[in-house]
RNA sequence: GGAGAUAUAGCUCAGCCUGGUAGAGCAUUGGUCUUAUACGCCAAGAGUCGGCGGUUCGAAUCCGCCUAUCUCCA
Numbered sequence: 001g002g003a004g005a006u007a008u009a010g011c012u013c014a015g016c017c018u019g020g021u022a023g024a025g026c027a028u029u030g031g032u033c034u035u036a037u038a039c040g041c042c043a044a045g046a047g048u049c050g051g052c053g054g055u056u057c058g059a060a061u062c063c064g065c066c067u068a069u070c071u072c073c074a
Stems, first nucleotide, its partner, number of pairs: 001073007010026004020057001028044005050066005
């Protein structure tokens, strides 16, 4: 220098192909249970979906550029 993959909740990830209410598990908080703790059960909070633009009635999803990490080629 060229090519590819990944980026979504505190953590690990799904959802993207096929645009239409942003989710799961763990963790956290509250309740319940217990003599108490843990486990179990119930509920809640937590996200500018890496950034900036474009297309569209509508973008996490499609398109372009950029950033970070990883891999491959030279």

The prediction has a mean pLDDT of 84. A computed fold for a 74-nucleotide RNA from Candidatus Iainarchaeum sp., annotated as transfer RNA. The source organism's lineage runs through Archaea, Nanobdellati, Candidatus Iainarchaeota, Candidatus Iainarchaeales and Candidatus Iainarchaeum. It matches the Rfam family "tRNA". By type it is a transfer RNA.